[in-house]
RNA sequence: AGAGUAGGUCGCGCGGUCGCCGGCACCUCACGGUGCCGGAGGAAAGUCCGGGCUCCGCAGAGCAGGGUGCUGGAUAACGUCCAGUGGGGGCGACCCUCAGGAAAGUGCCACAGAAAGGAAACCGCCGGGCUUUCGCCCGGUAAGGGUGAAAGGGUGAGGUAAGAGCUCACCAGCGGUCGGGGGACCGGCCGGCUUGGCAAACCCCACCCGGAGCAAGACCGAAGAGGGGGGCGCUCGAGGGCUGCUCGUCCGAUGCCCCCGGGUAGGUCGCUAGAGGCGGGGGGCAACCCCCGUCCCAGAUGAAUGACCGCGGCCCCCGGGCUAAAGCUCGGGGGUACAGAACCCGGCUUAUAGACCUGCUCUGGCA
Numbered sequence: 001a002g003a004g005u006a007g008g009u010c011g012c013g014c015g016g017u018c019g020c021c022g023g024c025a026c027c028u029c030a031c032g033g034u035g036c037c038g039g040a041g042g043a044a045a046g047u048c049c050g051g052g053c054u055c056c057g058c059a060g061a062g063c064a065g066g067g068u069g070c071u072g073g074a075u076a077a078c079g080u081c082c083a084g085u086g087g088g089g090g091c092g093a094c095c096c097u098c099a100g101g102a103a104a105g106u107g108c109c110a111c112a113g114a115a116a117g118g119a120a121a122c123c124g125c126c127g128g129g130c131u132u133u134c135g136c137c138c139g140g141u142a143a144g145g146g147u148g149a150a151a152g153g154g155u156g157a158g159g160u161a162a163g164a165g166c167u168c169a170c171c172a173g174c175g176g177u178c179g180g181g182g183g184a185c186c187g188g189c190c191g192g193c194u195u196g197g198c199a200a201a202c203c204c205c206a207c208c209c210g211g212a213g214c215a216a217g218a219c220c221g222a223a224g225a226g227g228g229g230g231g232c233g234c235u236c237g238a239g240g241g242c243u244g245c246u247c248g249u250c251c252g253a254u255g256c257c258c259c260c261g262g263g264u265a266g267g268u269c270g271c272u273a274g275a276g277g278c279g280g281g282g283g284g285c286a287a288c289c290c291c292c293g294u295c296c297c298a299g300a301u302g303a304a305u306g307a308c309c310g311c312g313g314c315c316c317c318c319g320g321g322c323u324a325a326a327g328c329u330c331g332g333g334g335g336u337a338c339a340g341a342a343c344c345c346g347g348c349u350u351a352u353a354g355a356c357c358u359g360c361u362c363u364g365g366c367a
Stems, first nucleotide, its partner, number of pairs: 001363010012312007020039008041338001045349002048347005053213004065209005070084005085099001086097004100204002105202002107198003122145002124141007153171006172194001174191007217269004227260006239251004276295008313336010
């Protein structure tokens, strides 16, 4: 320098005008006004997991159902994260992995093929018999061919009529044993010769799991209607309309007035100080944990956090100038994403213009 790999950070700045939401102070009887302060995110998103919180249910245990599934750790918890083990890929940094059990049982293995699991013999090979020949019959075999995703360990040698774990060596696997590790597991030795795959098929094993959700839940609570109770009144007229009052006139009994309790509309709380942010120290490989200091950082409810203008960053493109080049500079044009809280947190996943930083690897060059 080129190519690559792992991780992290930021994701527009300043000013002006007009607005929006919340808090505090002041003014106002009130409506409201003025001033100051604060006002989205790394994902606020999808709502896929987990927890807090709230209400309901619940003696305990079991069944059913659901979930998780190599080991150890972290955590409030997790299907998340960290560190490892096994397997796979890459020259490497590094990446991927739904990774318990198939000798508990049941089931399935399409097509092809003779045969798909306690085997089988299509071609072939070998022995015997028959036959003039083509070939036929009986038996042996599982090396070779063929089918298939998969054919009852693999390679080689011996052996044999031909063959075969029939025998031997190495490898894989299984069982035992010794050693290492906390464990998954790894390594050595010995043994007999071998038990196909699928559990994202049923199933078995181990562990975990009560339900619903802030529209949870708690409080206040109208008007109209309806429920309960009491009083007055029903032609001897309660009450109402016209009205400032009286008179008058009209309506009037399924009526009028009062009290009580339930519910609705609406309002208040929940409601933002928290598994919290930042800085420092300590423990741990790490995830993470502990201690000290410091800060307060949105709380809306048809739901605020916006719109416009100017200047400036940053990036891309085009043109000019300088320069050996990298690059610098001037002018013009374009871009500046994804998206937006709704009880709160921990994760996962998905979207994201562009910019920057760090560790490591491979290749080439120079010293």
This is a predicted structure of a 367-nucleotide RNA (Bacterial RNase P class A) from a Nitrospinota bacterium. Its Rfam family is "Bacterial RNase P class A". It is annotated as a ribozyme. The RNAcentral record of the sequence draws on ENA.